[in-house]
The RNA shown here (transfer RNA) has 72 nucleotides and comes from Xylariaceae sp. FL1019. Its mean pLDDT, the model's own confidence on a scale to 100, is 81. It matches the Rfam family "tRNA". Gene Ontology term of the family: triplet codon-amino acid adaptor activity. The RNAcentral record of the sequence draws on ENA.
RNA sequence: GGUCGGAUGGUGUAAAGGUGAUCACAUCGGAUUUUGAUUCCGAGGAUCUGGGUUCGAGUCCCAGUUCGACCA
Numbered sequence: 001g002g003u004c005g006g007a008u009g010g011u012g013u014a015a016a017g018g019u020g021a022u023c024a025c026a027u028c029g030g031a032u033u034u035u036g037a038u039u040c041c042g043a044g045g046a047u048c049u050g051g052g053u054u055c056g057a058g059u060c061c062c063a064g065u066u067c068g069a070c071c072a
Stems, first nucleotide, its partner, number of pairs: 001071007010025003018055001027043005048064005
């Protein structure tokens, strides 16, 4: 230098262009327990950035940022 792939709560992960963006762990609150752990119930918390297409974008297109793989 070229080609390709990834970026979503604190962490990991899902999501044919269409319901309130999924689940697990973690955190917080409550129940249970003599206390703690376990178990159960509940709550908060996320789409890398900027444009475009569309009635509608996490998803499609363009540019950028960043990480990775391969080639040279």